[in-house]
RNA sequence: GGACCCUUAGCUCAAUUGGAAGAGCAGUUCACUCAUAAUGAGAAGGUUACAGGUUCAAUUCCUGUAGGGUCCA
Numbered sequence: 001g002g003a004c005c006c007u008u009a010g011c012u013c014a015a016u017u018g019g020a021a022g023a024g025c026a027g028u029u030c031a032c033u034c035a036u037a038a039u040g041a042g043a044a045g046g047u048u049a050c051a052g053g054u055u056c057a058a059u060u061c062c063u064g065u066a067g068g069g070u071c072c073a
Stems, first nucleotide, its partner, number of pairs: 001072007010025004019056001028042004049065005
């Protein structure tokens, strides 16, 4: 220098190939216990890396930028 892939909650990952975002763990509240842990129940937590474009509608499609990874030179 070139090709390809990834970026979604604090962490690890889903989302049926466009109809509007969920799970586990962590944290938190309550119950249980003399107390803690374990267990059970609930609530909260998101600019879907960033900026544009297409569309009635974008996590999803297109372009650029940033970060990370693999391969080639």
Predicted 3D model of a 73-nucleotide RNA (transfer RNA) from a marine sediment metagenome. It matches the Rfam family "tRNA". Its family is annotated with triplet codon-amino acid adaptor activity in the Gene Ontology. By type it is a transfer RNA. Model confidence (mean pLDDT): 82 of 100.